[in-house]
Context: one part of a larger RNA
């Protein structure tokens, strides 16, 4: 000088930060990932209409289901890991949903199944049989610009529709048809992202000296998105190592942080990048992407429910609880902003995030009054008894009102989207796009920041030290006792070193102590 600190005494306000470093210990409760009716069958409720009624139609719209996208992001933690990691610089044998640019298509059919209905089993979790039904779910057929394979002849492989609007023509009508938008299929390129390989660097121990059989290389094959002993068969006997292999201990790495004149040393909280993990161990499925924190299966430990037959769970998400500990916060508000997922959109979801609450935990700023005032008051302390000191300090007089209290006013953070005009598209004034213009709505924080006014010195100072180092001294008490102490050392009857008081010194809403680093 510094700290994610703790403890003791004390404590007025604000700003902007930070807050389980220990048990990767166990977790009650709530929330943290949904969304789409413009993919689909269907439709509780509400409103309206029709009908004698059963019921039907329109608008709005809940729950469950099929289907799509998302759930691999975001958030947490640092257990493992000394290299399968990280940092930097290179490389070739790869993948890529959504996004961007481009090329070519989007024709014609089929069979199911959940929901639902009926019947049944079970305490529950759940589950069985029969029957009905739809799709952008599933499966063939056709076609094939690219693509893949090829013996170069050829062969293989695709798709899905939905919504808005409408002039002419056709049609009894539905609609055909046209157009715009969102989609779907095949392929090429890009962007961003990801997988893989190499080099160099990255803690300690030699009281760890040899290690290694898929081990090192080759051939052939398999496997992968992809190179490769990645895997298998055969062949050869290699490969690494005192420039420290192997083993053991410790440890996430980096940008950086602290310190220091620097060189270095120590550290890796918060913020950012990468990695690893998700009760412990193992495994794959789905998918563009996982071997998946709030998915699945198996085993294990633990906890819970049970009708004893059987089931359920995983806070190292946000709060919160117990435990451990010297020690670390609210079971708060809002999606208003920024961002993310879904959706044409409106919008929905979002403990990401933005805010508020708690804590002097650190940093920064402000205040606790200003001027005048000698009878140098009283009181305290000391005294050589003369006085000295506290001390302009107080009182008194004259002012001010930051902060606090009360009253009044009161922001920025909000502009997008949507709506109305213009322009483009178009047969079209429609739909859609653009954002050129216009006028409205939307704020958790919060009546917050800020501004104005009122009264009134009013509401606001402590802590450590005073032998030397080291700024600051006297009195009394005690008497090697009680005690102090960072080092030297004080204390055994006049202690500037213990305790108290007066005075002083240093910092100040803090001050000291302890711990830790330089």
């Nucleotide at each position: 000088a510094u700290u994610g600190a703790a403890c003791g005494c004390u404590g007025g306000c604000g700003g902007a930060a930070u807050g389980c470093u220990u048990u990767a210990c166990a977790c009650a409760u709530g929330c943290a990932a949904g969304u789409c009716g413009a993919a689909c069958g269907g439709u509780a409720g509400a409103g309206g209409g029709g009908g004698c009624a059963a019921c039907c139609c329109c608008u709005u719209g809940a729950g469950a289901g099929u289907g799509g996208c998302g759930a691999a992001c975001g958030g947490g933690u640092g257990a493992g890991u000394a290299a399968u990691a990280u940092a930097u610089c290179g490389g070739a044998a790869c993948g890529u949903g959504c996004c961007c640019a481009g090329u070519c298509g989007u024709g014609g059919g089929g069979g199911a199944u959940a929901a639902c209905g009926u019947a049944g089993c079970g305490a529950a979790a759940g589950u069985u049989a029969c029957g009905c039904u739809a799709a952008u779910a599933c499966c063939g057929c056709a076609u094939a610009c690219g693509a893949u394979c090829u013996a170069a002849g050829g062969a293989u492989g695709a798709a899905a529709g939905c919504g808005g609007g409408g002039g002419a023509u056709c049609g009894c009508a539905a609609g055909a048809c046209c157009u715009c938008g969102c989609g779907c299929g095949a392929c090429u390129g890009g962007a961003g992202c990801g997988g893989c390989c190499g080099a160099u660097a990255u803690c300690a121990g030699a009281u760890u000296a040899g290690g290694u059989a898929g081990u090192u290389g080759g051939u052939a094959g398999g496997g992968u998105a992809a190179a490769g002993g990645c895997c298998u068969a055969c062949c050869a006997a290699g490969c690494c190592a005192a420039c420290g292999a192997u083993c053991u201990g410790u440890a996430g790495c980096u940008g950086g942080u602290c310190u220091g004149a620097g060189a270095g040393g120590a550290c890796g909280a918060c913020c950012a990048g990468c990695c690893a993990c998700a009760c412990u161990g193992g495994g794959a499925c789905u998918g563009a992407g996982a071997c998946a924190c709030g998915g699945c299966c198996c085993a294990g430990a633990c906890u819970c429910c049970u009708a004893c037959g059987g089931g359920a769970g995983g806070c190292a998400g946000c709060a919160g609880u117990g435990g451990g500990g010297a020690a670390u916060u609210u079971u708060g508000g809002a999606c208003a902003a920024u961002g993310g997922g879904g959706g044409c959109a409106a919008c929905c979801c979002u403990g990401a995030u933005c805010c508020a609450g708690c804590a002097a935990u650190g940093c920064c700023g402000c205040g606790u009054g200003a001027g005048u005032g000698a009878a140098g008051a009283a009181g305290g302390c000391c005294u050589u008894c003369g006085g000295g000191u506290u001390g302009u300090a107080a009182a008194g007089c004259u002012c001010u009102u930051u902060u606090g209290u009360c009253a009044g006013g009161g922001a920025a953070g909000a502009a997008a989207c949507a709506c109305c005009g213009g322009c483009u598209c178009u047969a079209a004034c429609a739909c859609a796009g653009u954002c050129c213009g216009g006028g409205a709505a939307u704020g958790a924080c919060g009546g917050u920041a800020c501004c104005u006014g009122a009264a009134g010195a009013a509401u606001a100072a402590g802590c450590a030290c005073c032998g030397g180092c080291u700024a600051a001294c006297u009195a009394c008490g005690u008497g090697c006792c009680a005690g102090c102490a960072g080092c030297c050392g004080c204390g055994g009857u006049a202690a500037u070193a213990c305790g108290u008081a007066g005075g002083g010194u240093g910092c100040a809403a803090g001050c000291g102590u302890u711990a830790a680093u330089c």

A computed fold for a 518-nucleotide part of an RNA from an uncultured beta proteobacterium, annotated as small-subunit ribosomal RNA, 5' domain. The prediction has a mean pLDDT of 83. The full RNA is in RNAcentral, with records from ENA, Greengenes and SILVA.